[in-house]
Context: one part of a larger RNA
RNA sequence: UGACGGGACCCCGCACAAGCGGUGGAGUAUGUGGUUCAAUUCGACGCAACGCGAAGAACCUUACCAGGCCUUGACAUCCCUUGCAAUGUUAUAGAGAUAUAACGGAGGUUAUCAAGGUGACAGGUGGUGCAUGGUUGUCGUCAGCUCGUGUCGUGAGAUGUUGGGUUAAGUCCCGCAACGAGCGCAACCCUUGUCUUUAGUAGCUAGCAGUUCGGCUGAGCACUCUAAGGAGACUGCCCGGGAUAACCGGGAGGAAGGUGGGGAUGACGUCAAAUCAUCAUGCCCCUUAUGAGCAGGGCUACACACGUGCUACAAUGGCGUAAACAAAGGGAGGCGAAACCGCGAGGUCAAGCAAAUCCCAAAAAUAACGUCUCAGUUCGGAUUGUAGUCUGCAACUCGACUACAUGAAGCUGGAAUCGCUAGUAAUCGCGAAUCAGAAUGUCGCGGUGAAUGCGUUCCCGGGUCUUGCACU
Numbered sequence: 001u002g003a004c005g006g007g008a009c010c011c012c013g014c015a016c017a018a019g020c021g022g023u024g025g026a027g028u029a030u031g032u033g034g035u036u037c038a039a040u041u042c043g044a045c046g047c048a049a050c051g052c053g054a055a056g057a058a059c060c061u062u063a064c065c066a067g068g069c070c071u072u073g074a075c076a077u078c079c080c081u082u083g084c085a086a087u088g089u090u091a092u093a094g095a096g097a098u099a100u101a102a103c104g105g106a107g108g109u110u111a112u113c114a115a116g117g118u119g120a121c122a123g124g125u126g127g128u129g130c131a132u133g134g135u136u137g138u139c140g141u142c143a144g145c146u147c148g149u150g151u152c153g154u155g156a157g158a159u160g161u162u163g164g165g166u167u168a169a170g171u172c173c174c175g176c177a178a179c180g181a182g183c184g185c186a187a188c189c190c191u192u193g194u195c196u197u198u199a200g201u202a203g204c205u206a207g208c209a210g211u212u213c214g215g216c217u218g219a220g221c222a223c224u225c226u227a228a229g230g231a232g233a234c235u236g237c238c239c240g241g242g243a244u245a246a247c248c249g250g251g252a253g254g255a256a257g258g259u260g261g262g263g264a265u266g267a268c269g270u271c272a273a274a275u276c277a278u279c280a281u282g283c284c285c286c287u288u289a290u291g292a293g294c295a296g297g298g299c300u301a302c303a304c305a306c307g308u309g310c311u312a313c314a315a316u317g318g319c320g321u322a323a324a325c326a327a328a329g330g331g332a333g334g335c336g337a338a339a340c341c342g343c344g345a346g347g348u349c350a351a352g353c354a355a356a357u358c359c360c361a362a363a364a365a366u367a368a369c370g371u372c373u374c375a376g377u378u379c380g381g382a383u384u385g386u387a388g389u390c391u392g393c394a395a396c397u398c399g400a401c402u403a404c405a406u407g408a409a410g411c412u413g414g415a416a417u418c419g420c421u422a423g424u425a426a427u428c429g430c431g432a433a434u435c436a437g438a439a440u441g442u443c444g445c446g447g448u449g450a451a452u453g454c455g456u457u458c459c460c461g462g463g464u465c466u467u468g469c470a471c472u
Base pairs, nucleotide, nucleotide: 002471004468005467007466010463011462012461013460015456016455019420020419021418022417023416026311027310028309029308030307031306032305033304034302035301042053043052064297065296067294070291073121077120078119079117080116081115082114083113088103089102090101091100092099093098123286124285126284127283128282132280133279134275135274136273137271139269144183145182146181147180148179149178150159151158152157163174164173165172189263190262191261192260194231195230196229197228198227199226200225203221204220208218209217210216234257237251238250239249240248241247313413317372318371319370320369321368323366329360330359331358334353335352339348340347341346379410384405385404386403387402388401389400390399426448427447428446429445430444431443432442
């Protein structure tokens, strides 16, 4: 100087407290451990691994297993020889890779095309993340981390950065042997909330006319909206406090008030943190195999244990009937209306739309009426049987969905533990990526919409200063 303390002072954070809703009990989905297996590929392991890599394992993917098969190779460059034949189609054998035969006839013919040969080499999701680059997590969006010159000290170092106030902030003010500066903070960026200008192939009848009563048509751009520009918030104004400062409390005006809300943005560094399986790469290892292609199986196993979700246990509810109101997205090998068929999943035919124009598309909670009356039930839906639909060469291992039947556990969950401070929690649906098909996951979107916060004694984490010290 740091690190550490079950030392002290001050401060902050859904850290506690005050509240609301969960997890832990049940069923199930998914990940992991363990066990099993020919194989159950590999990685991730306190927070910061465990709905994680994986934005989607029937084949493929696929890296794993057993089997059959190839050896200059599935892929690249170079050299030599040969050339009328390559991709393809058909037939036979085979699980297929592949082998044989026939048809066929591109490009090239100075071989740039194809086959064969030789070796240099290819190839490796083989090892090492404790050899590395790059990328990422975490402390933490915490307020810190440093430098130049000067000064002090023999020196390591100190000072600045400490002190008095203040702030979300090393934010700012004042003081001071310091004076300045850099990376961070803030601002600049995106989005949302108000107004306005410009522009109207969506919106409006606002005012007119027609009308098949549908903004449908004429007409118009006022409004809504869309998307470009601009304005607006700065403690600017007033009062009080304060050191006449920074700043704090209150008020006015205002759509918005003291960082308006949200996002992007992550300092010096820590954890030999994660990744050699995105990629790149040193070294080591394999080279008729640790490389390559094939069909089948496995990654989906199951005495058990844990994590994260979903559905419930019901009346603030379940069911039925007939009504209302979104936002954000996607669509051509696509979205697919209407009509008809089917109880339904869906099918047939097919309009429109490269989409503010058409389609997906029904929003659902909600409100109204009716029924059930506290029960393992008209709660709950697991499991199982039968019959089907769709995708796809192919749903046995191992897909999703539908109908009928079946109707398990479960009556609010021990110790313990998690999230959340406002359009938040809770609750309700909708969409997208991946994707042939396959979400209770992920990422977004809107609808309805709370309670509580006395306070900082305590638990956890962090920051400044100080003190002790058996560590550096």